[in-house]
Context: one part of a larger RNA
């Protein structure tokens, strides 16, 4: 560009995936068969490899967000902290696999084979007309994607029909820009939001992670120069922290533009 424009929600022409493969056990049955020794199958149940897909309640890994413990050194000491992922004990979300879940059933046309009926050819014959059965193979069933499917689809709503000197101008559903975001995300695109508002950050609370913060009290092994200093115990699940939930408009989603 192309289908009047738009916004929503379908059909589904084409298309693509291998998405499923394998083995035990159990029953069937010590049955069929077999003089005996031996020893099946069809049907059904459970279970497990390995691939595929997809998830994160558990079990764990990471967790250079985060809390404690402690080394060296540095900010003059304390106290807070810098730096070495320092080095170790944890650790939520988030991402993962070692974890969890799903992964098969039915139908249909046939291949090769196996039949039915029948001539040619008074018999025979699956085949010559004609009917039937038959495979992981291929078609639906299942999962993606898809109206540029030019046969350009469907349904539900909005808008268009005005002025003109015929060049254009007004309006116009709706939709971008700007702007806060993240079920998305290399950029683009996608999703939400944008005061008629819980998008983001903040505040509060809630849940959770570390594990009892500084500073003052009491107490304290021991040292002492006798004046004190003092690891370290308790008030103390305390301080500290949070990509997570809720609430709350406190801050920023202006004013507009096209």
């Nucleotide at each position: 560009c192309g289908u009047g424009g738009c916004u929503g929600u379908c059909u589904g022409a084409g298309g693509g995936g291998a998405a499923g493969u394998u083995g035990c056990u159990c029953c069937g049955a010590g049955u069929a068969c077999g003089a005996g020794a031996g020893g099946a199958a069809c049907a059904g149940a459970g279970c497990a490899g390995c691939g595929u897909g997809g998830c994160c309640a558990c079990u764990g890994g990471u967790u250079u967000a985060c809390c404690g413990g402690u080394u060296g050194u540095c900010u003059g000491a304390c106290a807070a902290g810098g730096c070495a992922g320092g080095c170790c004990g944890g650790g939520c979300a988030g991402c993962u696999a070692a974890g969890c879940c799903a992964u098969u059933u039915g139908g249909g046309c046939u291949a090769a084979g196996c039949g039915c009926u029948g001539a040619a050819a008074g018999c025979a014959u699956c085949u010559a007309a004609g009917c039937g059965c038959g495979a992981a193979a291929c078609c639906c069933u299942u999962c993606c994607c898809g109206a540029g499917a030019c046969a350009a689809g469907a349904c539900a709503g909005c808008c268009c029909u005005u002025c003109u000197u015929a060049c254009g101008a007004u309006g116009g559903a709706g939709g971008u820009c700007g702007g806060c975001a993240g079920u998305a995300g290399a950029a683009g695109a996608c999703u939400g939001c944008u005061u008629u508002g819980a998008u983001a950050g903040g505040a509060u609370g809630g849940a959770g992670g570390u594990g009892u913060a500084g500073a003052u009290c009491a107490c304290a092994a021991g040292c002492u120069u006798c004046g004190g200093c003092g690891a370290g115990u308790g008030g103390u699940g305390a301080g500290c922290c949070u990509g997570c939930c809720a609430u709350u408009a406190c801050u920023a989603a202006a004013c507009g533009a096209c």
A computed fold for a 258-nucleotide part of an RNA from Candidatus Nitrosotenuis uzonensis, annotated as large-subunit ribosomal RNA, domain VI. Its Rfam family is "Archaeal large subunit ribosomal RNA". A reference for the family is Yusupov et al. (2001), "Crystal structure of the ribosome at 5.5 A resolution", Science. RNAcentral holds the full RNA, with entries from ENA and SILVA. Its mean pLDDT, the model's own confidence on a scale to 100, is 82.